This is a predicted structure of a 72-nucleotide RNA (transfer RNA) from a Candidatus Kaiserbacteria bacterium. The prediction has a mean pLDDT of 80. The sequence was found in a public genome assembly. Its Rfam family is "tRNA". Rfam classes the family as a transfer RNA.
């Protein structure tokens, strides 16, 4: 500097153009228990940013911006 892969909850992951973005664990809170784990139930919480394309966008396309990797 140029190129290629990536960004969804706190974290590790689904949703490849249409239903109210879904799960596990965490985290709250209720139950159980003598206490504490463990275990049942409820519950919080998320599409990196602007913009375009479509009737409709997490999903396609641009441009920044962030992580990783390749070449020099």
């Nucleotide at each position: 500097g140029c190129c290629c892969c990536u960004g969804u909850a706190g974290u590790u992951c689904a949703a490849u153009g249409g239903a109210u973005a879904g799960a596990a664990c965490u985290g709250g809170g209720a139950u159980c228990u003598u206490c504490u784990a463990a275990g049942u139930c409820c519950u919080c919480a998320a599409u990196g940013u602007a913009g375009g394309u479509u009737c409709g966008a997490u999903u396609c396309c641009u441009a920044c911006c962030g992580g990783g990797g390749g070449c020099a």